[in-house]
Small-subunit ribosomal RNA from a metagenome, 1505 nucleotides, folded computationally. The RNAcentral record of the sequence draws on SILVA. The prediction has a mean pLDDT of 85.

RNA sequence: AGAGUUUGAUCUUAGCUCAGAUUGAGCGCUGACGGCGUGCUUAAGACAUGCAAGUCGAGCGGAGUAGGAGCAAUCCUACUCAGCGGCGAACGGGCUAGUAUUCAUAGAUAACAUGCCCUUAACUGGGGAAUAACCACCAGAAAUGGUGGCUAAUACCGCAUGUGGUGCAAACAGGGUAUCCUGAGUGUAUUAAAGCGGGGGAUCGUAAGACCUCGCGGUUAGGGAAUGGUUUAUGUUCUAUCAGCUAGUUGGUGAGGUAAUGGCUCACCAAGGCGAAGACGGAUAGGCGGACUGAGAGGUUGACCGCCAGCAGUGGGACUGAGACACGGCCCACACUCCUACGGGAGGCAGCAGUCGGGAAUAUUCCGCAAUGGGGGAAACCCUGACAGAGCGACGCCGUGUGAAGGAUGAAGGCCUUUUGGUCGUAAACUUCUUUUGUCGAAGAAAAAAUGGGAGUCGUUAAUACCGACUCCAACUGAUUGUAUUCGAAGAAUAAGCACCGGCCAACUCCGUGCCAGCAGCCGCGGUAAUACGGAGGGUGCAAGCGCUAAUCGGAAUUAUUGGGCGUAAAGGGUGCGUAGGCGGACAGGCAAGUCAGAUGUGAAAUCCCGACACUCAAUGUCGGACCCGCAUUUGAAACUAUCUGUCUUGAGGAUAGGCGGAGCAAGCGGAAUACCAUGUGUAGCGGUGAAAUGCGUAGAUAUAUGGUAGAACACCAGUGGCGAAAGCGGCUUGCUAGCUUAUUACUGACGCUGAGGCACGAGAGCGUGGGGAGCAAACAGGAUUAGAUACCCUGGUAGUCCACGCCGUAAACGAUGUGUACUUGAUGUAGGUGGGCUCAACCCUGCCUGUAUCGAAGCUAACGCGAUAAGUACACCGCCUGGGGAGUACGCUCGCAAGAGUGAAACUCAAAAGAAUUGACGGGGGCUCGCACAAGCAGUGGAGCAUGUGGUUUAAUUCGAUUGUACGCGAAGAACCUUACCUGGGCUUGACAUGUAGAUGACCGCGCAAGAGAAGGCGCUUUCCGCAAGGACAUCUAUACAGGUGCUGCAUGGCUGUCGUCAGCUCGUGCCGUGAGGUGUUGGGUUAAGUCCCGCAACGAGCGCAACCCUUGCCAUUAGUUGCCAGCACGUUAUGGUGGGAACUCUAAUGGGACUGCCCGGGUUAACCGGGAGGAAGGUGAGGAUGACGUCAAGUCCGCAUGGCCCUUAUGUCCAGGGCUACACACGUGCUACAAUGGUCGGUACAAUGGGCAGCAAGAUCGUAAGAUGGAGCAAAUCCCAAAAGCCGGCCCCAGUUCAGAUUGAGGUCUGCAACUCGACCUCAUGAAGUUGGAAUUGCUAGUAAUGGCGAAUCAGCUACGUCGCCGUGAAUACGUUCCCGAGCCUUGUACACACCGCCCGUCACACCACGGGAGCUGGUUUUACCCGAAGCCGCUGACCCAACCGCAAGGAGGGAAGCGUCUAAGGUAGUGCCGGUGACUAGGGUGAAGUCGAAACAAGGUA
Repeated sequence: AGAGUUUGAUCUUAGCUCAGAUUGAGCGCUGACGGCGUGCUUAAGACAUGCAAGUCGAGCGGAGUAGGAGCAAUCCUACUCAGCGGCGAACGGGCUAGUAUUCAUAGAUAACAUGCCCUUAACUGGGGAAUAACCACCAGAAAUGGUGGCUAAUACCGCAUGUGGUGCAAACAGGGUAUCCUGAGUGUAUUAAAGCGGGGGAUCGUAAGACCUCGCGGUUAGGGAAUGGUUUAUGUUCUAUCAGCUAGUUGGUGAGGUAAUGGCUCACCAAGGCGAAGACGGAUAGGCGGACUGAGAGGUUGACCGCCAGCAGUGGGACUGAGACACGGCCCACACUCCUACGGGAGGCAGCAGUCGGGAAUAUUCCGCAAUGGGGGAAACCCUGACAGAGCGACGCCGUGUGAAGGAUGAAGGCCUUUUGGUCGUAAACUUCUUUUGUCGAAGAAAAAAUGGGAGUCGUUAAUACCGACUCCAACUGAUUGUAUUCGAAGAAUAAGCACCGGCCAACUCCGUGCCAGCAGCCGCGGUAAUACGGAGGGUGCAAGCGCUAAUCGGAAUUAUUGGGCGUAAAGGGUGCGUAGGCGGACAGGCAAGUCAGAUGUGAAAUCCCGACACUCAAUGUCGGACCCGCAUUUGAAACUAUCUGUCUUGAGGAUAGGCGGAGCAAGCGGAAUACCAUGUGUAGCGGUGAAAUGCGUAGAUAUAUGGUAGAACACCAGUGGCGAAAGCGGCUUGCUAGCUUAUUACUGACGCUGAGGCACGAGAGCGUGGGGAGCAAACAGGAUUAGAUACCCUGGUAGUCCACGCCGUAAACGAUGUGUACUUGAUGUAGGUGGGCUCAACCCUGCCUGUAUCGAAGCUAACGCGAUAAGUACACCGCCUGGGGAGUACGCUCGCAAGAGUGAAACUCAAAAGAAUUGACGGGGGCUCGCACAAGCAGUGGAGCAUGUGGUUUAAUUCGAUUGUACGCGAAGAACCUUACCUGGGCUUGACAUGUAGAUGACCGCGCAAGAGAAGGCGCUUUCCGCAAGGACAUCUAUACAGGUGCUGCAUGGCUGUCGUCAGCUCGUGCCGUGAGGUGUUGGGUUAAGUCCCGCAACGAGCGCAACCCUUGCCAUUAGUUGCCAGCACGUUAUGGUGGGAACUCUAAUGGGACUGCCCGGGUUAACCGGGAGGAAGGUGAGGAUGACGUCAAGUCCGCAUGGCCCUUAUGUCCAGGGCUACACACGUGCUACAAUGGUCGGUACAAUGGGCAGCAAGAUCGUAAGAUGGAGCAAAUCCCAAAAGCCGGCCCCAGUUCAGAUUGAGGUCUGCAACUCGACCUCAUGAAGUUGGAAUUGCUAGUAAUGGCGAAUCAGCUACGUCGCCGUGAAUACGUUCCCGAGCCUUGUACACACCGCCCGUCACACCACGGGAGCUGGUUUUACCCGAAGCCGCUGACCCAACCGCAAGGAGGGAAGCGUCUAAGGUAGUGCCGGUGACUAGGGUGAAGUCGAAACAAGGUA
């Protein structure tokens, strides 16, 4: 630091996802040790049990125990103890429910308090009355209490004194921003106290003691330290679908209350206070130091440690006290739990452990006060679940180990394999070494220093006592712990897992499975060869851990201050005016709020960072530094901003003189057209459409003429022309109003820009009231169209459209582009105004300003594009956006008469949605152009019969494949057996066939016999070869490897083939253009059969295709001359190149020539090329063939062959017999023969070519009606044979189911073959079916072609051949032309298609599931209002009853209290409102779903844009 994912590919936008770090974690698998940390995040749920706050006898009376003294009473000493009393219990510890006035930082307190502690000053005199404990009695189950009596104090109460304090009085001094603060005095009033312990010389005292002194206390006052109370400013979550809130409310006066200010409380008075800079309400939440993350800014968070706050079962309340409204105190109410004798009582783990519950989840009912700290005490000491330690948990961080070195027969084994090997792998074994950890044994720290004790010095003192300070000495104290650590012993001995391996992302193979089982963070894997599932081997990563899940930050510039955007991707408000706010021209001066600089204070400690040190290192800890980017105070600076003052003119406004316009409003006027009405003329149609019909018309329409009426709109001019803020504005005239602009330039002097809310305007449609209504026209009706047609088309037609007034307030209200200002090369047009030149003027030329357009530079942009009218460069202000769907929906609120508008979510769901551009493909888009594509013709098919193939059906089997074009006389160039793959039955199992190894045998073959359907098998006969030998060859058998398979997969493949298509295309290199996909070249203008050629061109070249080269054919020449030929010469025959001979001709077969737009004329760009002509056998590719680019169709073929994988292995292999592939209601394709006279039939007669022939072709001859038979000359072939027909010449037939046609059937034969039954062909005789030219539809063919006639060949014993492939004979018609059908090529255009139109895709309905809205209601929570009741308690009032201290001789008084009443008030009750949630018959829409129904709305002109 990035990556994956939208597409065929690309760029962009945008979301989703991943890699990192972290955690108080949980879960899974695994688990050696230690150190340091850390551990109920949920139920602030409930709690058994133990402990967590006591201590002081040196405050007090007393009791008990032990010891001692004493005759005893009694006393003394030590220890312990309940009570009175003092201090503490308000700290420490826990938790985070509540709390959005807490908390943090900086201030204020001139408005305050403070026990213990330190310090200063002064004092501590003298009295009194009670009360617990204790004793007696009583009540109660208990808890606990009552009555009477005794007693003490550092408990309680008066009095004295007053250093001082406080109040009052009048003055003084100093200080302060201040209501004031401080200080030194005077007068007056008032106000304190407690003792205990140690020691003691003199004096007094009978004694106790007084007295003195020291220490600890006590009282008053000042100061300090430290702590607390109150208060101010700033900061501190979300929500406006919470917009108004507030009566003690805001302020004042007076009083009360408090330590203290204050509506804190009360009485009275005033009517204020808060709020868009978010009051009030709602939701959530302890805050901070800090922690995690991040480059930072930020975001998230507040476990542990620390500071602050709040809480202690829930709610309320006060008491005591320096301090509490008090976790382990009190009172009351409520809920819950427990005890009970039913009367009444007790309790509060959010202290430490622990239990139950909840939960994914969080520990021991441990040890000790040794240390640190705290409470009490004079102290020793006591207490301390604070704390220090240990235990449990891999929960986290850190450290250590599980061995080290050598060791290749690369062992065995596993896995893979192309069978050769590779890999685990120096890994192991084995050799040598070491011993951390663990085990055993031995030794063994630091944490301990004190207090106290002893001795001394100094201080105090009368004092060598006591006490205090300091120094020295000895001893005691360890929970952890026999721990850390050290030494020794044995011994590699005691110690490795987890996740992953398709991409992101490091790491690959085999087997199993077969869209199943499963995986998955995203993309996505799995449908028989899965690196993605499961297992294995191997590998990668981390390691005592590793993964998964959850959560936070990051990546995410994906909320953008740093650091984003808004023409088309989400996003500019419909437009203006304007409030608050934000921002704001030039010059000078002042000030110092912002700003900048210095200083001071503070910013707790811990943490982070740096340095050093201590644990062996580290984690961790200690010390020091830096930091804490902040706040406050103070001193300065003055550029900029703010502010104040003065001035200026350039921004803004503006006087004068003009100009401009469909700008607005109102009134009046005008003509054309349409419709209607009246009248005339006139007659049969009009109208309308793709075509029609509905409709109108003989009751006179349409048409035409004249006149009239009505309403609406204003042709031409008219223009990317004008005006307006936008919406919008168009006949003419007038009036009123507003605007813009030009020229000249007085005047004002920043008066400006933008603009949240707000106000106004705002097309069309719609609504209300009243008019109006010609035309047009939703709804509606009818006619058509259609499968349907609630549409498109037609005929009608009502709201509405028009006017006035009032609503509505929205539009693709668009330039999809907010407003304003400034700056930045240009070109051209146009509108308005105004200059200059020329001129008398006009025209013309040339400037400036303001608008409006087109093209373009730089620049910008994802691209398209924008480009002075910016989407460029900047500034100011406003509005808006943050994935798609759900949804502009729901709920709530506001507006509206309604329709509806504004504001505006969530659940759920998807991994995309989207923009621009690219290449294709497609279009019922366009242009150009081809083709037997159409048209023009000829002959057919489709109808009949038969043949043949296919489907279907049938069957034991009817083997398999081919299925639009591109299957169907196709594989099959030939199924009676064989073929044969199918069926039935009978057999074989190393096999019908191949190779290897081992062993055995010596044959095998052949012949014969007989059973069997045959195969197989049996019997008999015959029988080896080479070599000296060993042995080998061959054959058979046995065994084992293996053979074999027309079994599957053509969607695993090779090869071959079909098709587009013999169409003219398909690409590459380099360069150039583009961010890129890609483009260019290959497009354009011509031309061609052709991407053929020419010209042009950011292209220049090249390749595969085209053409040519090849073959056949057409003409000629040369050479050659048998088996072919015969002109001339000769011989011969009934006749024949038969013979001699010839080499001329034909022919044969080899080599050449010939044709090239070469020549001429014309056209064309002086081109390519085209038209015509000459010559020529042939003329513009002469004709035909072979030849098939890149690719498409997962096209066809595993049954031609080859081949991966899978499957069968006494069978899916192999042998045999018979059957089947030949079936037959039917349907289709391809053919043959016909339907006849251009014919049939009979007779005669003529002319080919390609080919084939020895297991062959076979002449002549004979026989047979014939098929054929007999026999056989000749021929391995230019020699012999197979071997022509239509035609031509005659005769008959005379238009009919015929002398047409020949199916079918009967009988008899021939031939092939082992064998013609299923199931061959042919012949003869007889029979004589359909059929009289074929519906819709459809095929072939452009010249030696179609049509027609026969001939040959392959396969083959024979044949189903009427098929196929070839050959020759006879031999036409037609093409105007490219509108249309089909197919194709090029360019262009649109696209939401890319599996590419056989595409994509919308909505209703039906079904399933999911979340959500409404909903009669039901129900819960919460806030609040009114009223009722009102505990405890403070306060107030009362206090007839009660009372020790003081006064009083007493009576009584002062004072206090019980009890009562009142205000306030918790909980509770009744009635109601608001808000939030749960649930709800039924219901609305939404989302998802493999397949369904109906249509066909969108994407192409999507078939009505």